[in-house]
RNA sequence: GGCCCAAUUGUCUAGUGGUUAAGACGUAAUGUUUUCACCAUUAAAACGAGGGUUCAAGUCCCCCUUGGGCUA
Numbered sequence: 001g002g003c004c005c006a007a008u009u010g011u012c013u014a015g016u017g018g019u020u021a022a023g024a025c026g027u028a029a030u031g032u033u034u035u036c037a038c039c040a041u042u043a044a045a046a047c048g049a050g051g052g053u054u055c056a057a058g059u060c061c062c063c064c065u066u067g068g069g070c071u072a
Base pairs, nucleotide, nucleotide: 001071002070003069004068005067006066007065010025011024012023013022018055027043028042029041030040031039048064050062051061052060
């Protein structure tokens, strides 16, 4: 240099173009407990940037950035 793949809460992982973006771990609060832990309930927390297609985009297309793999 060429080709391919990926980017979603703090972390990991789902999400066939349409209903409030889901779950686990973690965090916080409350309950329980003499206290801590465990457990239960609740809450906060995310679609890498830009553009396009579409009535509607996390999802499809282009480009950029970052990371990974293969190859000369």
Molecule: transfer RNA
Organism: Rickettsiales bacterium